A computed fold for a 92-nucleotide RNA from a Gammaproteobacteria bacterium, annotated as TPP riboswitch aptamer (THI element). Rfam family: TPP riboswitch aptamer (THI element). From the family's description: Vitamin B(1) in its active form thiamin pyrophosphate (TPP) is an essential coenzyme that is synthesised by coupling of pyrimidine and thiazole moieties in bacteria. The previously detected thiamin-regulatory element, thi box was extended, resulting in a new, highly conserved RNA secondary structure, the THI element, which is widely distributed in eubacteria and also occurs in some archaea. Analysis of operon structures identified a large number of new candidate thiamin-regulated genes, mostly transporters, in various prokaryotic organisms. The THI element is a riboswitch that directly binds to TPP to regulate gene expression through a variety of mechanisms in archaea, bacteria and eukaryotes. through a variety of mechanisms in archaea, bacteria and eukaryotes. The sequence was found by an Rfam model in a public genome assembly. Lineage of the source: Bacteria > Pseudomonadati > Pseudomonadota > Gammaproteobacteria.
RNA sequence: GCCCUUCCUAAGGGGUGGCUUCGCAGCCUGAGAUCAAACCCUUUGAACCUGACCCGGUUAAUACUGGCGGAGGGAUAGGUAGCAGCAAACAU
Numbered sequence: 001g002c003c004c005u006u007c008c009u010a011a012g013g014g015g016u017g018g019c020u021u022c023g024c025a026g027c028c029u030g031a032g033a034u035c036a037a038a039c040c041c042u043u044u045g046a047a048c049c050u051g052a053c054c055c056g057g058u059u060a061a062u063a064c065u066g067g068c069g070g071a072g073g074g075a076u077a078g079g080u081a082g083c084a085g086c087a088a089a090c091a092u
Base pairs, nucleotide, nucleotide: 001086002085004082005081007079008078009077010076011042012041013040014039017028018027019026020025048073049072050071054067055066056065057064
């Protein structure tokens, strides 16, 4: 120095569903389900969007799971600390 990891700063991207007496209530899943500035993600990109009111299984339904599918899109710069690994230089 590279790589990897942690944290910080600034900037940017994103979602907010299902069921029930249809509601400022309750229940389900989830990091997040909008009286929020929280949560997740930023090219090493499955955060999220499109195909898609998609197909099989499953569920009260969403969720989940397999497929579609590493298909098409998708938002970044700087600093800090660690030093396992790799490389270089110097010294003995």